[in-house]
This is a predicted structure of a 374-nucleotide RNA (Bacterial RNase P class A) from an Anaerolineaceae bacterium. Its mean pLDDT, the model's own confidence on a scale to 100, is 76. It matches the Rfam family "Bacterial RNase P class A". Rfam classes the family as a ribozyme. Rfam links the family to the GO terms ribonuclease P activity, dimeric ribonuclease P complex and tRNA processing.

C1' cells in the first nucleotide's frame, strides 16, 4: 500500500424573517426587551437503582430470577481482568454449576440411539441352502454408534493385555481463585439435551410520579348568630327609648340607612373535599478539565459550570451563504473552473445506571495477515 477487526468522537455552521415553551426585568396591562430551549439513541421499558403509598412477629411453601474464577459499582442480568473450551490463517468473537439423585426427549435413515448386532469375520454341522455359537477390529446409517494411534495376543476378535496420548481419581508445588503442572493409581460402566422437568448454591413483598403530599372557590351536608323595654293596632304592622352594624371627611356630636324570627333568607364557622393552584420537578450516585492511585473497570483530590422542564405536553417553518459528501461537463489531467444535488435515525415528561434496537455520511485510535522498499 492492499485485505480483515475492535474501540472511540461527530453526527452539519453562520445570519435574517415569521412562530412557540420557560425564567427575569420594565409596562400605558395590550405587551416589549434580554436569557435559556432534545438525544446518542430522548426509542423499546429488558434488567438494576433513588424516590413515594400500601403491606410486613418469625418460619416455610409456591413462583420467578442469577449461575466458571477474582474485582468495579448504590446496584445489576451491566463493566473490567483473568480460566477452560469451541471457531478461526490470525487478531477479533462466542461458550460456562450439576448428566453415576431420578424423569423425559433424540426427526429421516439405520439391525441397533444406550447397555445393539444388518453385512462382514471366525469356530463347528450340513453336499447345499441354511442353522447354532463366538466377536465387536472392518463395512453401511446417521448430526451422533460404546475413548484414540501402534503393538501384544486370538480361530477370528476385544483395554483381554502393553507404550503414548486421551479421561477419571488422590497427593506435592504454582495461584486469592477459576485452574494449571508434575508424579502415583484406576483398564476406563458408558452418547447429547438441564434456554425440557429436575438436583444444588444465592436473590426476590406488592404497586408506580396520573406514585403522593398542600392549599383550597362553587354546589352539597353540620352548626351559630340575626338585640332589648314600652305604647298602640283594622294583628298585615306601625311609633318611641336604648343599642348593633353601615354611610356621611380620620375623631366627637349631629343626621341618614338598616336590624326580616327561620323547611326557605342573610352572614359567619366547621369537617371532608371537586374544579383550579402549588410541591413532588430539574444541584445531581450531575458536567469539564487536570493531577494522583490502579494492567483495568474505576476511584480520589483540586480548579472551573449551572446546562429544557411542559400537562393535551415548546423545541418549527421560509429564505440567503458557507461545508462535508454524490452526480455531470469543460480540460492531456479536477482536490483545484463550472453546473447540479445534499447531511441519516429520531424526538423530553420524576430522576439516574446499563442493555437492546434504529441511524445517510464523515473522522480518529489500535490490532491481526500480508505486499513491496529501506
Nucleotide at each position: 500500500g492492499a485485505g480483515g477487526c475492535u474501540g472511540g468522537u461527530c453526527g452539519g455552521g453562520u445570519g435574517a424573517g415569521c412562530g412557540c415553551g420557560g425564567g427575569u426585568u420594565c409596562u400605558u396591562c395590550g405587551g416589549a426587551g434580554c436569557c435559556c430551549g432534545a438525544g446518542g439513541a430522548a426509542a423499546g421499558u429488558c434488567c438494576g437503582c433513588u424516590c413515594u403509598c400500601c403491606g410486613c412477629a418469625g418460619g416455610g411453601c409456591a413462583a420467578g430470577g442469577u449461575g466458571c474464577c477474582g474485582g468495579g459499582u448504590a446496584a445489576c442480568a451491566c463493566c473490567c481482568g483473568g480460566a477452560g473450551c469451541g471457531u478461526u490463517a490470525a487478531u477479533c468473537c462466542g461458550c460456562u454449576g450439576g448428566a453415576c439423585a431420578g424423569g423425559g426427549u433424540c426427526a429421516c435413515a439405520g439391525a441397533g440411539a444406550c447397555a445393539a448386532a444388518c453385512c462382514a469375520c471366525c469356530g463347528g454341522a450340513g453336499c447345499a441352502a441354511u442353522c447354532c455359537g463366538g466377536c465387536a477390529a472392518g463395512g453401511g446409517u446417521g448430526a451422533a454408534a460404546a475413548g484414540g494411534u501402534g503393538g501384544u495376543g486370538u480361530a477370528a476378535g476385544a483395554g483381554a493385555c502393553c507404550a503414548c496420548c486421551g479421561c477419571g481419581u488422590c497427593g506435592g508445588c504454582a495461584g486469592u481463585a477459576a485452574u494449571g503442572u508434575c508424579g502415583a493409581c484406576g483398564g476406563c460402566c458408558a452418547g447429547a439435551u438441564a434456554a425440557c422437568c429436575c438436583c444444588c448454591a444465592c436473590c426476590u413483598g406488592g404497586a408506580g410520579c396520573a406514585a403522593g403530599g398542600u392549599c383550597a372557590a362553587g354546589c352539597a351536608g353540620g352548626g351559630a348568630u340575626g338585640u332589648g323595654c314600652g305604647c298602640u293596632u283594622u294583628c298585615g304592622g306601625g311609633c318611641g327609648c336604648a343599642g348593633g352594624c353601615g354611610g356621611c371627611u380620620g375623631c366627637c356630636c349631629g343626621c341618614c340607612g338598616u336590624c326580616u324570627c327561620a323547611c326557605u333568607c342573610a352572614u359567619c364557622c366547621c369537617g371532608g373535599g371537586u374544579a383550579g393552584a402549588c410541591c413532588g420537578c430539574a444541584g445531581g450516585a450531575g458536567c469539564c478539565u487536570g493531577a494522583c492511585g490502579g494492567c483495568g473497570a474505576c476511584g480520589c483530590c483540586a480548579g472551573g459550570c449551572c446546562u429544557a422542564g411542559a400537562g393535551a405536553g415548546a423545541u418549527g417553518c421560509u429564505c440567503a451563504u458557507c461545508c462535508a459528501g454524490a452526480c455531470g461537463g469543460u480540460g492531456c489531467a479536477a482536490u483545484u473552473c463550472c453546473g447540479u444535488u445534499g447531511g441519516a435515525c429520531a424526538g423530553a415528561a420524576a430522576g439516574c445506571g446499563g442493555c437492546u434496537u434504529a441511524u445517510a455520511g464523515a473522522c480518529c485510535a489500535g490490532c491481526c495477515u500480508u505486499g513491496u522498499g529501506a
The gene name in the source record is rnpB.
The model forms 94% of the base pairs in the Rfam consensus.
RNAcentral holds the sequence, with entries from ENA.